[in-house]
Context: one part of a larger RNA
RNA sequence: GACGAACGCUGGCGGCGUGCCUAACACAUGCAAGUCAACGAUAUUAAUUUCAGCAAUGGAAUUAGUAGAGUGGCGCACGGGUGCGUAAUAUGCAGGUAAUCUACCUUACAGACGGAAAUAACACUUCCAACGAGGUGCUAAUGUCCGAUACAGCAAAUUAGUCGCAUGAUUAGUUUGUGAAACUUACGGGGCUGUAAGAUGAGCCUGCAUCCCAUUAGGUAGUUGGAGAGGUAACGGCUCACCAAGCCAACGAUGGGUAGCUGGUCUGAGAGGACGAUCAGCCACACUGGAACUGAGACACGGUCCAGACUCCUACGGGAGGCAGCAGUGAGGAAUAUUGCUCAAUGGCCGCAAGGCUGAAGCAGCAACGCCGCGUGAGGGAUGAAGGAUCUAUGGUCUGUAAACCUCUGUAGAGAAGGAAAAAUAAUGCAUUACAUGCACUUGAUAGUACUUCUAAAGUAAGCCCCGGCUAACUACGUGCCAGCAGCCGCGGUAAUACGUAGGGGGCGAGCGUUGUCC
Numbered sequence: 001g002a003c004g005a006a007c008g009c010u011g012g013c014g015g016c017g018u019g020c021c022u023a024a025c026a027c028a029u030g031c032a033a034g035u036c037a038a039c040g041a042u043a044u045u046a047a048u049u050u051c052a053g054c055a056a057u058g059g060a061a062u063u064a065g066u067a068g069a070g071u072g073g074c075g076c077a078c079g080g081g082u083g084c085g086u087a088a089u090a091u092g093c094a095g096g097u098a099a100u101c102u103a104c105c106u107u108a109c110a111g112a113c114g115g116a117a118a119u120a121a122c123a124c125u126u127c128c129a130a131c132g133a134g135g136u137g138c139u140a141a142u143g144u145c146c147g148a149u150a151c152a153g154c155a156a157a158u159u160a161g162u163c164g165c166a167u168g169a170u171u172a173g174u175u176u177g178u179g180a181a182a183c184u185u186a187c188g189g190g191g192c193u194g195u196a197a198g199a200u201g202a203g204c205c206u207g208c209a210u211c212c213c214a215u216u217a218g219g220u221a222g223u224u225g226g227a228g229a230g231g232u233a234a235c236g237g238c239u240c241a242c243c244a245a246g247c248c249a250a251c252g253a254u255g256g257g258u259a260g261c262u263g264g265u266c267u268g269a270g271a272g273g274a275c276g277a278u279c280a281g282c283c284a285c286a287c288u289g290g291a292a293c294u295g296a297g298a299c300a301c302g303g304u305c306c307a308g309a310c311u312c313c314u315a316c317g318g319g320a321g322g323c324a325g326c327a328g329u330g331a332g333g334a335a336u337a338u339u340g341c342u343c344a345a346u347g348g349c350c351g352c353a354a355g356g357c358u359g360a361a362g363c364a365g366c367a368a369c370g371c372c373g374c375g376u377g378a379g380g381g382a383u384g385a386a387g388g389a390u391c392u393a394u395g396g397u398c399u400g401u402a403a404a405c406c407u408c409u410g411u412a413g414a415g416a417a418g419g420a421a422a423a424a425u426a427a428u429g430c431a432u433u434a435c436a437u438g439c440a441c442u443u444g445a446u447a448g449u450a451c452u453u454c455u456a457a458a459g460u461a462a463g464c465c466c467c468g469g470c471u472a473a474c475u476a477c478g479u480g481c482c483a484g485c486a487g488c489c490g491c492g493g494u495a496a497u498a499c500g501u502a503g504g505g506g507g508c509g510a511g512c513g514u515u516g517u518c519c
Base pairs, nucleotide, nucleotide: 001518002517003516005515006514007513008512009511012374013373014372015371016370017369018367019366020332025330026329027328029327030326031325034074035073036072038071039070042067043066044065045064046063047062048061049060050059051058052057081285082284083283091209092208093207094206095205096204097203100202101201105198106197107196108195109194110193111192113147114146115145116144122137123136124135125134126133127132153178154177155176156175157174158173159172160171161170162169163168183190184189211257212256213255218248219247220246223245224244225243226242228240229239230238260282261281262280263279264275265274266273267272287308288307289306290305291304310321311320312319313318338364340363341362342361346360347358348357349356350355377408378407379406380405387399388398389397390396391395412460414455415454416453417452418451422446428440429439430438431437463508464507465506466505467504468489469488470487474503475502476501477500478499484491485490
């Protein structure tokens, strides 16, 4: 000097930040991922039509709205959390991919023809404490299947050219085989299929760098390499059979310990040293261990299956759960906050849109935890009062312009009145229209907050540490190697500037000290 700090004493306000460093300990409760002009059925409301009926009313159909289930699409792989593991399958920097994939988005070209069988919902029914499971029957689709088309794709064979970096890449052509699609609409549109390219994101490979221990010296059999096969989006012992006997290591292999890495942060003149909270990039993990499914993408925090530990329910047969999301609870600890408001803005998902969802985010609450700013008054005022302390004591010195008193000011706080920006090139409607443009209208959680003006009023707001030297600041009394102090040197045994108290003084100031840690 610094801190995600803690503790002691004290404490007025505001702005901006920060806030479980310990038990990746266990979690009550609520919320944190839904959404939809694809689809059929249901319930309900309104209107219209129709049938029955004298009427009340009931039945049926159509249209429009609403609701909650189901099939289907997209999303749920993002966003948010944590740092267990990991010393290299990570990270940082620089490259490679002629060994690869990429939903949504953009561009270009081409297309969307004909048919079919199911199934959930629903109805009836069976079993079950529950979770749930089964049977029979009906129905739809942008769900599923079959056929056609494609010679731009893919596979095999083959011809010619160009290029490179070894395997090779690429262009043009021939033959054979194979591979698509879905509709909807409010008529404005929206969606679907194939191929090529882009963009974005990702996978894999290589080089260099990346803590301590040699009181860890040898390690390794899929181990190292090979022609082959399988597997993957893709290279590869990634896996397998066979063959060879290699491979790593004192330039530290192997083993052990510790640890997420980086941009950065702190310190320092720098070189360095220490650290890796908040913010940003990457990685890993999601009760513990293992596994795959779906999908463009996961081996998936709020998905599935298996095993285990734990908690809960049970009719004892069997089931349910996973806060290292936001709040919150218990525990641990020196120690770390509200079971708040809103989707107004920014962003995300779905939707043509309106809109829905969003504990992301924006805000508010708590905490002097940190940084910064402001205030606790200003000017005048000597009878140098009283009191206190002290001395060389009828008196002097200090407290001290300090107070009283007079004249002012009005920050913060209180009351009253007004009152934002953040809101737009947004969205929507209309006009015109390829976009664009013009006009109209609407939307604020924060918040009646910030801010401005007015009113009264010095009124409501100062402490903490130190005073032997280092180190700014001294006397008196008490105590008597006691009580105590102390960062180091050291003070205290009867005149203690070092202990305790008082007066005085010094330092910093809404803080001041102490402790811990780093430079």